[in-house]
RNA sequence: CUACCUCCGAGUUCGGGAUAACCUGUCGAAAGAUAGGCUAAUACCGGAUAAGACCACGAUGGUUUCGGCCACCGCGGUCAAAGAUGGCCUCUAUUUAUAAGCUAUCGCUUGGGGAUGGGCCUGCGCACCAUUAGCUAGUUGGUGAGGUAACGGCUCACCAAGGCUACGAUGGUUAGUUGGUCUGAGAGGAUGACCAGCCACACUGGGACUGAGACACGGCCCAGACUCCUACGGGAGGCAGCAGUGGGGAAUAUUGCGCAAUGGGGGAAACCCUGACGCAGCGACGCCGCGUGGGUGAUGAAGGCCUUCGGGUCGUAAAGCCCUGUCGGAGGGGAAGAAGGACUCUCGUGCAAAUAGUUCGAGGGUUUGACGGUACCCUUAGAGGAAGCACCGGCUAACUCCGUGCCAGCAGCCGCGGUAAUACGGAGGGUGCAAGCGUUGCUCGGAAUUACUGGGCGUAAAGGGCGUGUAGGCGGUUUUGUAUGUCUGGCGUGAAAGCCCCGGGCUCACCUCGGGAAGUGCGUUGGAAACUGCAAGACUAGAGUCCCGGAGAGGAAGGUGGAAUUCCAGGUGUAGCGGUGAAAUGCGUAGAUAUCUGGAAGAACACCGGUGGCGAAGGCGGCCUUCUGGACGGUGACUGACGCUGAGACGCGAAAGCGUGGGGAGCAAACAGGAUUAGAUACCCUGGUAGUCCACGCCAUAAACGAUGAGCACUAGGUGUCGCGGGUAUUGACCCCUGCGGUGCCGCCGCUAACGCAUUAAGUGCUCCGCCUGGGGACUACGGCCGCAAGGUUAAAACUCAAAGGAAUUGACGGGGGCCCGCACAAGCGGUGGAGCAUGUGGUUCAAUUCGACGCAACGCGAAGAACCUUACCUGGGCUAGACAGCAUCAGACAGUCCUAGAGAUAGGAUCUUCCCUUCGGGGACUGGUGGUUCAGGUGCUGCAUGGCUGUCGUCAGCUCGUGUCGUGAGAUGUUGGGUUAAGUCCCGCAACGAGCGCAACCCUUGCCUUUAGUUGCCAUCAGGUAAAGCUGGGCACUCUAAAGGGACUGCCGGCGUUAAGCAGGAGGAAGGUGGGGAUGACGUCAAGUCCUCAUGGCCCUUAUGUCCAGGGCUACACACGUGCUACAAUGGACGGUACAAAGGGCUGCAAACCCGCGAGGGGGAGCCAAUCCCAAAAAGCCGUUCUCAGUUCGGAUUGGAGUCUGCAACUCGACUCCAUGAAGUCGGAAUCGCUAGUAAUCGCGGAUCAGCACGCCGCGGUGAAUACGUUCCCGGGCCUUGUACACACCGCCCGUCACACCAUGGGAGUUAGCUGUACCGGAAGUCGGUGAGCCAACCCGUAAGGGAGGCAGCCGCCUAUGGUAUGGCUGGUAACUGGGGUGAAGUC
Repeated sequence: CUACCUCCGAGUUCGGGAUAACCUGUCGAAAGAUAGGCUAAUACCGGAUAAGACCACGAUGGUUUCGGCCACCGCGGUCAAAGAUGGCCUCUAUUUAUAAGCUAUCGCUUGGGGAUGGGCCUGCGCACCAUUAGCUAGUUGGUGAGGUAACGGCUCACCAAGGCUACGAUGGUUAGUUGGUCUGAGAGGAUGACCAGCCACACUGGGACUGAGACACGGCCCAGACUCCUACGGGAGGCAGCAGUGGGGAAUAUUGCGCAAUGGGGGAAACCCUGACGCAGCGACGCCGCGUGGGUGAUGAAGGCCUUCGGGUCGUAAAGCCCUGUCGGAGGGGAAGAAGGACUCUCGUGCAAAUAGUUCGAGGGUUUGACGGUACCCUUAGAGGAAGCACCGGCUAACUCCGUGCCAGCAGCCGCGGUAAUACGGAGGGUGCAAGCGUUGCUCGGAAUUACUGGGCGUAAAGGGCGUGUAGGCGGUUUUGUAUGUCUGGCGUGAAAGCCCCGGGCUCACCUCGGGAAGUGCGUUGGAAACUGCAAGACUAGAGUCCCGGAGAGGAAGGUGGAAUUCCAGGUGUAGCGGUGAAAUGCGUAGAUAUCUGGAAGAACACCGGUGGCGAAGGCGGCCUUCUGGACGGUGACUGACGCUGAGACGCGAAAGCGUGGGGAGCAAACAGGAUUAGAUACCCUGGUAGUCCACGCCAUAAACGAUGAGCACUAGGUGUCGCGGGUAUUGACCCCUGCGGUGCCGCCGCUAACGCAUUAAGUGCUCCGCCUGGGGACUACGGCCGCAAGGUUAAAACUCAAAGGAAUUGACGGGGGCCCGCACAAGCGGUGGAGCAUGUGGUUCAAUUCGACGCAACGCGAAGAACCUUACCUGGGCUAGACAGCAUCAGACAGUCCUAGAGAUAGGAUCUUCCCUUCGGGGACUGGUGGUUCAGGUGCUGCAUGGCUGUCGUCAGCUCGUGUCGUGAGAUGUUGGGUUAAGUCCCGCAACGAGCGCAACCCUUGCCUUUAGUUGCCAUCAGGUAAAGCUGGGCACUCUAAAGGGACUGCCGGCGUUAAGCAGGAGGAAGGUGGGGAUGACGUCAAGUCCUCAUGGCCCUUAUGUCCAGGGCUACACACGUGCUACAAUGGACGGUACAAAGGGCUGCAAACCCGCGAGGGGGAGCCAAUCCCAAAAAGCCGUUCUCAGUUCGGAUUGGAGUCUGCAACUCGACUCCAUGAAGUCGGAAUCGCUAGUAAUCGCGGAUCAGCACGCCGCGGUGAAUACGUUCCCGGGCCUUGUACACACCGCCCGUCACACCAUGGGAGUUAGCUGUACCGGAAGUCGGUGAGCCAACCCGUAAGGGAGGCAGCCGCCUAUGGUAUGGCUGGUAACUGGGGUGAAGUC
C1' cells in the first nucleotide's frame, strides 16, 4: 500500500457533451488504415452537499538525544456518487393500471476498523580459489530539492573526505534457495527429482503503459537473431502451458476422456470458461501384495553327469494315485465416490401497509458420474496357460568332468591361462535372489583414510635454520559488584507435507485420513552466581628491578708475539733431490736437495684441550687493551600479574657463490702434464688459476640434526663433570654431607610398531605456534614476490603405479671382522698340456652314422667287451589277434632229418616218431590251425606328472623336537659363552631341562698271542730213498689253514690344565692315544641324473611308432677337447744265466709230460669238479757280456709280404705271430692334475665280460722314497659376529644416457574463440524536463466572433539497449619447432 471479502458510520443530488458497434465511401495483395453520418450506457465531463479524510495556520497538553515528534481543539481551503432487477399500491398523481413513490436484492460514493496479500528496512545464517590483497567518485556522510504507496545517493546541486578489507574486501569460478531427501550409531557427509514455501525467468536485450496489483509466459513499443506469408510495396510469430513433432542423447509417456468431484475466474442467477484438476493410456522405473500348485509316492525307473567300476548324484524330484481352485478363461449380478445447485411442495423467520414479493433457515420430491459395466460378489470346467537371472580360486554362500594350452579368454582387488585350469569355454551338480536378476554410473558408509565427537609429526608423510616481537589465543591468589558466556523455569514461535508414535479407511500391505509427539533452534521474560568475561579494590608464590660475587674460545674494534711453510740475498758444499705400491712428469752442474746467517710476506695459532666452557641458532680457540650482550650463585629490599606463545613483520644466519677495491705465504675447484687402467674426462704423483684472507655490499640455502618447536607443572634412583654457595673439619690443600644452575652416562614406572626414550622424556597434563595426509610426476611447470646473476620462496595438474615406506626376524651374501679345518696353499715326488697310437666326446659327413650323459658332480661314462646276434638306427623284403599273455574251439605229442623256390624271413612237400594221469567218460602239459570281443605290443613323448635307485655338497658336523621361559609377532633360548676334540667329542658355566636323527662304538679285513683241529698244507726229530725233490713211512713241534678267544682302556708314571675335559712326554707292549684299511652318508640342496634296467599317471601309434628277415650303420674324418698307453733312452737297450710272491680261475673247462713249428700255434692227452692237477713263466731284482750319446742296437707308428687262432662268416670290421719297413718324438707354451707311508713312484700277476677281441675296469702282491717352516695368499667348508635396498637369495639387486613406439604435459613466432575493463563515437523505443506559433466537443467569460483554463501532435534536451572505433586484462583451443616426464619386448653403452 492492499481490488474482490467482512464489520461500523455517512451518503447515493442536479446537469452536459461525445463516441464504438451500425450505415455509406476511399486506399491496400494482406494485415489493416482512413473519411463522412446516426446512437446508448453503471463509459466520459461539470456543478451541489461534506459526517469524515487531506492540507495550511493558530492555541493547549505530553515527550525530547533540544533538532523535533505525538495527541487534542479552533478557523480556513480541497475532495464524492450510477444505476440495474423483482414486487406492491399504504401515502401522492392520472386513477383500468401505471408513474412519482414505497419496498426487497444486487450495485455506486466517502470515511474508520478487520482479514488477506504485498513493498521496504534490519540481526544472524548462506560454496570454492589468497597461484585474486587491496577495493571504492554517487564512492561514504551532510544540507537542500526532486521522486515514490513508502524510508533512503533512489536521483540532482553544493559541501566534507570519507566507506569496505586478513573475522577475507575486490576479483574469478560454480550454483536457484529452503522444508526436506539419501547415508550414518551419532557427529557429520552428499544432495535439492516428485510434493510444499520463497526467488528468478518466459526467443535475446532495452523500455514504459494500463491497473489495487506487472515493468506483465499465452499484453504493448523498440532493437537483434530466427521462422513464415507476400502482388516485393509490406506484414505475421514466440509451447521453459497440456498433448504432439524434429533435434540432441545411454535415456524419459497419449496430438486420450471429463468438468461428475475438488479448486479458480465471470455472472444476481441459470450458466459459461478452466490441458488447474479428476480419470484413463504407455514404461517391471520404484514400492507393496499374489500366483505359477498341495499331499502321497523307492523297482531309489529311464536319461544326464561323475566314478576308486563297488557305486554316487540330479532325487520324492518325475511317472503313478488322491486333492485344492488364487490369477487367467466362460456365464451372471454390480457399487460407493452426490454433496450442492436448480425446479417444485410444506413450515418457520426478517423486511413491510401487505395474506404481493423476497432474505435466511428446516423438511419432502425430481434431476447431476469422466473413470466404468470398473472395483467387488456368485456360478462353472480344469493342474490345466504362468520362472528366470547371477554366481561357485580367496575376500564370499556354493565342485567335479571335458575342451583349450601365456592361445582363446577372465578379472572389483589379489591374480588365473605356457598339456592333468574348482579362476578361460561348455556340461552335470551346487549356492544366492526371485517377476525379477545382473551390469554400468552416482552418493554416503565401512575410512579413526581431514580425526568437533575421533589422528598424528626422533627413525614410517610431518618441528619453521634461529631469534625479537604486532594482531590474536591463553593466563597467579583474594574481595565486592554485574550478568556476556553458562545453568534452570515460563511464554511465543519453529507453515503444511515428510520422519516417529497411537488409531481409522481400502480383504492385507504399499497408499491414505485423524490425533499426538518431535523439530536438539530463535525470540522474550523470571531466577541462580560456582566457573568464564567485564568493572572496582587488595595481595606476592609468576615476572621484573636494585646490591654483592665469581666463571666463560659470547660479540666488536685496536695493538702485539713466537714456531712453521714459502720466497729473496749471502756463505759452506756436490750430484743428486723429490715422489710412489712401483714409477714417471718435475727440480738440479747456469750448483739443486742438505746446512748456516740475514731479510720479506701472508695465513693459521702446536702443547694446555677435556662427551670442558660460552652463545638463540649459525658458530666461537696465541697474548694484551678498550667498548659491549647474556647466563649463574648469594642476600635483603622494591614494583605488583607488568606473564606465556606468537599468523604477518623485522633482524641474525656455515660453506660455496656474486659485485667493487685491496691482499695472496700455504692450500687448492677449473686446467696442464706423469702414472694406473680394456678405457680412466677418477682415485695416486708433479704443477697450478679462481677461491680461501681483509673492507664494504649482496645471496638466504645445508644431514642449518638431538633428523626431537617454545613455556609451565608433576612423576624412583645411581654415577661422572663444569660454575657458585652452605655445613662439618683442617695449619692448609683434600676428603665427607648438602642446596642451586649447566652438561654426560646407566637405569625403574610409564610410553613406543619396534628400535629405543626415560627429571635435559619420546612419561603425565595445560597453553600457543609450525607442519603432515599413498608412491612417482615434483624440493617440478605456470603465475606472484625477492635477487646483479646464480638462484631462492610460495607451489599445482594431466598422466601413471599397487605399491612406496618404518622397525625388527630368519637365512643367503660381502674384494667385513674373529676362531678353526681339508694334499687348499706352501715344501716335495711323479705326471698331463708338445709326439705316435688307443679310447670317449664335440663338430662335420652320411640313407643311417640309434639313444642318453654337459662346470666341479658329462667326455676308457650307461657299455663287465657293436664282425652276424647284440641293435634300439638306415635300405629293402614280409606278417596283421600279431614275436609274447589270457579265452573258446578243432587237430596233433613236441622235437628231429631230407628235398624244392628264395638273400632270408617264409611257403610247399616228404620222412621219422607217438608224452603224463585216468574212475576209460575224460583231464593236464606242450605244439599247430581257426575265431572274435575284452586285447597284445611300443628302447614312442613327458625324469618339469611320478616311485625306486644314484650322483653331489660331504664322512662336512651338523639338523631338529617336547616342555618351560622371553617377545604383540616373525622368532629367540636350548645349539650362544670359557676351554677341548677328528667330531654339537667331552668338561665347566648358563632360563633352561631333557630327547631324537647324525659323530663315535657295535660289523668285516689286516697287524701280535693263546686254544682247538691236522689234509690236499708243513717237515724240527727218526727211518727209507733219488741226479734232485715231503718222494715214502712217520709226526703235527714250526709255517700255514680256519674257527673260538685274548689284547689297547689315556689303564700306569710324573708334568701342564680349573682339582675338569683334555694335552704333551715316558714306561711297558706286536700294536698308543681313532693302530692301518673297508662297509656305514643326518635334515636337506641342485625341478641334478635315469620313462633306454624295472615300475608307473597322462598323451600318442594300432596292415604300424608293433613284429620277422637280409644287407648296411653304430668302426665315417679337414678338425677341436678329455682320459690313457708307449716313448724320447745309459738309474738305459739287447743277449745269456739265476732267485723270491700274493690273490684268483678251471668240466661247452684248465690242460701237464712228450713230438712238430723261428713263432703265433698244431698234434697229444696224463692229471684235476681241485690247500691234491692245470693256467703258471712272476717281473723289476741279482750275476755276467755288449752298445757309448747318435734320431742311435733309443723309439716303435705306418706300410708290404707270409701266417696262426676263434667263429656259419674276419671285405666293410677281430686278436696274435714271423720277415721286411722303420714315422713323429731329444722331456714338452700358457696352463693344469695326483700323492703325507708300506703312501707316491716303479714292476709284474690274476679276474669279470667273453666263441674271439683289454693300453679300459676290478683286484693282487714285489721293490720302495722325498717333504710339510707354516696358515699371509688361492679353492672348498664349519662356528660366532657385523652390514644389506638380496630372499629364484651376489650367476642377486639395480642407475643413467642413447635408439624405437605410444601417452599426457610445459615453452613457442603466431593464429583463433569467449568473458571483461577504460576512453570516445553514435543513439531506437520510452519515461522525465523544456517548448508547443500547429491541433482540440464538455468547464468559465462572452449574444457572437473570440479568449481563458486544460490538453494533444511536433520539436529540443538528459538518461539509455543493440551497434561502432581505439587500447588493455583474463581464460580456453590450436601451432612449425623445442624441453623434460611416464609407460613399454629378451636392443646398446
A computed fold for a 1389-nucleotide RNA from a metagenome, annotated as small-subunit ribosomal RNA. It matches the Rfam family "Bacterial small subunit ribosomal RNA". Rfam links the family to the GO terms structural constituent of ribosome and ribosome. Model confidence (mean pLDDT): 84 of 100.